[in-house]
RNA sequence: AUGAUUAUAUCGUGAGAUAACAUUUGUUAACCGAAGAAGCAAUGCUAUAGUUCCACAGCUAUAUCAGAAACUUUCAGGUACCAGGAGCGAUAUAAGACG
Numbered sequence: 001a002u003g004a005u006u007a008u009a010u011c012g013u014g015a016g017a018u019a020a021c022a023u024u025u026g027u028u029a030a031c032c033g034a035a036g037a038a039g040c041a042a043u044g045c046u047a048u049a050g051u052u053c054c055a056c057a058g059c060u061a062u063a064u065c066a067g068a069a070a071c072u073u074u075c076a077g078g079u080a081c082c083a084g085g086a087g088c089g090a091u092a093u094a095a096g097a098c099g
Stems, first nucleotide, its partner, number of pairs: 005095009018029005030079003036075001037073003043066002046063007
């Protein structure tokens, strides 16, 4: 020096779903999933038991741990506008694999 990729910041884009009653902010029921949060499948490690002619190895069963999401749950959040908003794009800064 190249710059896969990561983080932060700024800008842009960005879905879904609400009514009623009482009166100045409450009550009741309903609804949404894309802030955040939580859950787990295949599979893997380990342990125990059984099985194959014993050990190794293999196989079966059980248990712990690990194990993804845009899936699921709706705790939180949201259901006019505003705000927020996962993800995506661009720029800047920092770090930086491979070569």